[in-house]
């Protein structure tokens, strides 16, 4: 100097004019409450605690005026996750259903973050992983190929049998020729050996072919030819053992059988996690109201201080007490029905069960919908110190940093900054004209992930080239 990897910050600045909004204070305008009054306090409510304000104008209200302090994001987006918070007759258990998937740690929690392990990619800094199980079972894989899960013979190799052919190989019945004597030479039945082609069944999976992938790899021995058939080395698997590590896992030694493809982001198995609905959650005040129809359980027992009626007894004089029975009321149990903030079952709880009634379910129809709270002080921000490889945690100090409700923070002008194009100038510096300046707007809040993003700055590390 160039090319990269990982992380962090920022994301227009200044000035002028006009405008919007939350809180506090002051003024102005309105406004007069009484014991369950008013104000303040407490996280909040209160009948609790403190105080007793106010016609010298309280509380409270204002779309009036002024002053002070504040007013969108790193993603506010997607609504993919996790929570806080709120509500729900126990919200319990199981099944179904859903989610996650190496190990350890962090966190309120997660499917997130950090570190590590393993596999793969990269020269490297680093990056990616939907990373448990394929001898529990089921299933899928086009085409090619003989064959794609215990499979398989297309070409090939080997031995055997049969047919045909060949051989300058061996033996050679028999015959001929030559010759000087047991010799030389030629033909040759038949037999043996070897080779080739075809057919048949057998052995084989080493070689070749197909394919992304073919049932371990290399070498040697062995075999009719071959094969882990045997052996050596290597990889893998199983068992034993030793060492390191919290662990996933890594490494060493010994033994053995020789060898157990891919896909689970296929069904499935295993481990762990999961109530539901959601700020249009909920709460207070105000306002208004009109209902109708259908479906449907409807048993029995016991107790009881009460009420009513009947009958008996006692006392006493027109009532009282007591006993029995019945009815009503109340309570409990059994049974039946219903509800249970997604489904089924069990359990628990609550509700209904003599009828002109009825819990609940479903359908049709009508009225009201204004104000306030929730609503912003938080698993909050910043600085320093400590622990930790880190994520993060602890301590001390400091700060308050939007709360709208058709939805506020804007409009215009000027200067500067950055980028692109043109002209002048000299190839510089510079001047001038034109254009552009990202993604993008809270709505209960927070922690993540994902997606979009013009430009600028910083830190650490890697590789290449050059110089000292």
């Nucleotide at each position: 100097g160039g090319a990269g990897u990982g992380g962090g910050c920022u994301g227009g600045a200044c000035g002028g004019c006009c405008g919007c909004u939350g809180g506090c204070c002051g003024c102005g305008c309105g406004g007069a409450g009484u014991u369950u009054g008013g104000u303040c306090g407490c996280c909040a409510u209160a009948u609790c605690g403190a105080c007793c304000c106010g016609a010298u104008g309280a509380a409270c209200g204002c779309u009036g005026c002024g002053g002070c302090c504040g007013g969108a994001g790193g993603a506010a987006a997607g609504u993919c996750c996790g929570g806080g918070c709120g509500c729900c007759g126990c919200a319990g258990g199981a099944c179904a259903g859903g989610g996650u998937g190496g190990u350890g740690g962090g966190u309120a929690a997660u499917g997130c973050c950090c570190a590590c392990c393993g596999a793969c990619c990269g020269c490297g800094a680093g990056g990616u992983c939907a990373g448990g199980g394929a001898a529990a079972g089921u299933g899928c894989a086009a085409c090619a190929g003989a064959a794609a899960g215990c499979a398989g013979a297309c070409c090939g190799c080997c031995a055997c049998g049969c047919u045909g052919c060949c051989c300058u190989c061996c033996u050679g019945c028999g015959g001929g020729a030559c010759g000087a004597c047991u010799g030389u030479u030629c033909c040759a039945a038949a037999g043996g050996g070897g080779g080739c082609u075809g057919c048949g069944g057998g052995g084989u999976a080493a070689g070749g072919g197909u394919g992304a992938a073919a049932c371990g790899g290399u070498g040697a021995g062995g075999u009719a030819a071959g094969a882990g058939c045997u052996c050596a080395c290597c990889a893998g698997c199983a068992g034993g053992u030793c060492g390191g590590g919290u662990g996933a896992c890594c490494g060493g030694c010994c033994u053995g059988g020789c060898u157990a493809g891919g896909c689970a982001a296929a069904c499935c198995c295993c481990a762990c996690c999961c109530g539901g609905c959601g700020c249009a959650a909920g709460g207070u005040c105000a306002a208004a109201u009109a209902g109708g129809a259908a479906g449907c359980a409807g048993u029995c027992c016991a107790g009881u201080a009460g009420c009513u009626g009947c009958g008996g007894c006692a006392a006493g004089c027109g009532u009282u007490g007591u006993c029995g029975c019945a009815g009503c009321c109340c309570u409990g149990g059994c049974g039946c029905g219903g509800a249970u903030u997604g489904g089924u079952c069990c359990g628990g709880u609550c509700c209904g069960c003599u009828a002109u009634c009825g819990a609940c379910u479903u359908c049709c129809g009508g009225g009201u919908a204004g104000a306030c709270c929730g609503c912003u002080c938080g698993a909050g921000g910043g600085g320093c110190c400590g622990a930790g490889c880190a994520a993060u945690c602890g301590g001390c100090c400091u700060c308050c940093c939007a709360g709208a409700u058709a939805a506020a923070u804007g409009g215009c002008c000027g200067u500067c900054g950055c980028c692109c194009g043109g002209g002048c100038g000299u190839u510089a510096a510079g001047c001038u004209c034109g254009g552009g300046c990202a993604c993008a707007g809270a709505a209960c809040c927070c922690g993540g992930c994902u997606u979009a993003u013009a430009g600028g700055c910083c830190c650490a590390c890697u590789c290449c080239g050059g110089g000292c």